A computed fold for a 72-nucleotide RNA from Argiope bruennichi, annotated as transfer RNA. Its Rfam family is "tRNA". From the family's description: Transfer RNA (tRNA) molecules are approximately 80 nucleotides in length. Model confidence (mean pLDDT): 81 of 100.
[in-house]
RNA sequence: GCCCUUGUAGCGCAGAGGAUAGCGCGUUGGACUUCUAAUCCAAAGGUCCGGCUUCAAACCCCGGCAAGGGUG
Numbered sequence: 001g002c003c004c005u006u007g008u009a010g011c012g013c014a015g016a017g018g019a020u021a022g023c024g025c026g027u028u029g030g031a032c033u034u035c036u037a038a039u040c041c042a043a044a045g046g047u048c049c050g051g052c053u054u055c056a057a058a059c060c061c062c063g064g065c066a067a068g069g070g071u072g
Base pairs, nucleotide, nucleotide: 001071002070003069004068005067006066007065010025011024012023013022018055027043028042029041030040031039048064049063050062051061
């Protein structure tokens, strides 16, 4: 240089055009407890960036950026 894969919450990941954007762990607050842990309840927090298509895009398409892999 070329090719492929990936990018969604603090971390690990789901989400096959109309989802209320979700699960586990974690964080914060509360309940319980003499205290801690465990358990239970609740909350905060996210679609890599810019465009295209579409009535509607996390999802399709294009171009970037980043990470990983292959190849010379």